[in-house]
RNA sequence: GCCAGCUUAGCUCAGUUGGUAGAGCAGUGCAUUCGUAAUGCAAAGGUCACAGGUUCGACUCCUGCAGUUGGCA
Numbered sequence: 001g002c003c004a005g006c007u008u009a010g011c012u013c014a015g016u017u018g019g020u021a022g023a024g025c026a027g028u029g030c031a032u033u034c035g036u037a038a039u040g041c042a043a044a045g046g047u048c049a050c051a052g053g054u055u056c057g058a059c060u061c062c063u064g065c066a067g068u069u070g071g072c073a
Base pairs, nucleotide, nucleotide: 001072002071003070004069005068006067007066010025011024012023013022019056028042029041030040031039050064051063052062053061
């Protein structure tokens, strides 16, 4: 330099023919216990890396850009 993949909650990851974003763990509160741990229940937590475009509507399609991983040279 060229090609391909990935970027979504604090962490690990789902989210397909475009229609108002979810799980597990962690953290918080409550219950249980003499008290912890464990367990159960509940609530909270997101400008979907960033900037544009298409569309009535974009995490999803298109373009650019940043980071990261792999391959080729």

Predicted 3D model of a 73-nucleotide RNA (transfer RNA) from Enterococcus sp. PF1-24. It matches the Rfam family "tRNA". Gene Ontology term of the family: triplet codon-amino acid adaptor activity. The sequence is in RNAcentral, with records from ENA and Rfam.